Order: sequence, then structure tokens, then C1' cells
RNA sequence: AGUGAGGAUAGAGGUGCAAAAACCAUCAGUAUACAAACAGAGGAGCAUGAGGUCCGGUGACGUUUGUGGAAAGGGGGAUUUGCCGAAGCGGCAAGAAGCUCAUGCUCUUUACCGCUGGUUCUGCAUUGAACAAAUGCCGGACUGUCAUAUAGGAAACUAUAUGGAGGGCUAUCUGACGC
Repeated sequence: AGUGAGGAUAGAGGUGCAAAAACCAUCAGUAUACAAACAGAGGAGCAUGAGGUCCGGUGACGUUUGUGGAAAGGGGGAUUUGCCGAAGCGGCAAGAAGCUCAUGCUCUUUACCGCUGGUUCUGCAUUGAACAAAUGCCGGACUGUCAUAUAGGAAACUAUAUGGAGGGCUAUCUGACGC
């Protein structure tokens, strides 16, 4: 002066990330309780089938009306804590829960693989009760960082344009290899 997806530690980005949380809206005048009327044989725990259990002519299930009337999941959130692949999402496998079994679905935990630098906005799609929120895709804006080019500058650096990706970037230390 070099090479490698070398290693370790510390750090930066900003409406940055996650968790907890008083409180708030939604869920919802829904579920459900009681009463009344109608109706008349079946009905019930996520769906279907089977099973078991329970409710039901002392009228269930259902419908309507009246009087009361939630909660969970999902979201926002003062503030606090932990952080900077923070974390999120997708795929796949195994396990737990939703009465048991089968299939599916929902929810949740773990492992592996993959994608995304961060924030934000329009549109479409999916999930969702949802005009909440999230995710994916197309496109736009802002922003951090590095590289290249140009301009300015003695330099440090600044500005503009283009491009890259967190396996990145900055600082320090350090192993290996050969010249």
C1' cells in the first nucleotide's frame, strides 16, 4: 500500500423502533339478563362431519317489543423503560388454546429461510366489525449514509446530479493471507 460477505467494541440517522401504561374512541345499543307477544321441535361451545355432554311441550332454538346493558381482541395515547436489524412482514415446520376426534379456520409460542436503510403520501389489493390500524405492490416526496461525476475551496468541507444497500455507514482496536 492491499485482499476477505474477517473479527471485536463504541456510535450516528429521526414525526426512528419496540414494550408497558393512566386515559380515550370504537366494538355497540352488539353479546347478554329479565319481562311480554308470536311460534311449535328441535337446539348449543369458530365452520363441516362423527362423538360426548348439556338445554328443550314446565315450550327450548328463533323473531319482535320493552327495561337494563358489557367485555375481550384490534386502534390512539400523556408518560416510563429498553433499544438503533432497532424492528416489521412473508414462507415453512413443530407445539399450546378454541368440549373430544378428523379436516379447515382463528389465535399463540419456538426454530429455520427470505424481504425491507428510515419516515411520509396518492392509488389498488389483502387482513380486519371498521371511515381504525397493519401488510403487500406501483408511483411520488423528505431524510441519514457511502460511492462516482461536476462546480467552489489551500484544506477541512459545501452544493448539485446519479447510483448502492443495514451483509450498509462512522470511530478505535485486532486476527489471517500474500506482495

The prediction has a mean pLDDT of 79. A computed fold for a 179-nucleotide RNA from Planomicrobium sp. CPCC 101110, annotated as Lysine riboswitch aptamer. The sequence was found by an Rfam model in a public genome assembly. Of the family's consensus pairs, 100% are formed in the model.